[in-house]
C1' cells in the first nucleotide's frame, strides 16, 4: 500500500424497497414486601463516527475523511 467489514442510548445490539428510530441490561421514579431480593409498572435518555453530495425527504444510496479489526501483498 490494496481488499473487506465494523461504526445507532452509559454498555451490548437490532433497525428498514428511503418516509420523523428502538429492545435488553444499567441508572432515575413508584408499585408489592415486616427489609432486601425478584417479580411488575412508568418516565427519561440519540447532532444514527466526520464533512460534503444525491433527494421532496437519508441511519439507509454515492464520494472522502476518521477510529478500531480481519486479511492480502
Nucleotide at each position: 500500500g490494496g481488499g473487506c467489514c465494523a461504526u445507532u442510548a452509559g454498555c451490548u445490539c437490532a433497525g428498514u424497497u428511503g418516509g420523523c428510530a428502538g429492545a435488553g441490561c444499567a441508572g432515575g421514579g413508584g408499585c408489592c414486601u415486616c427489609u432486601u431480593a425478584a417479580g411488575c409498572c412508568c418516565a427519561a435518555g440519540g447532532u444514527c463516527g466526520a464533512a460534503g453530495g444525491u433527494u421532496c425527504g437519508a441511519c439507509c444510496c454515492c464520494u472522502u475523511c476518521a477510529u478500531g479489526g480481519c486479511u492480502c501483498a
Molecule: transfer RNA
Organism: Candidatus Susulua stagnicola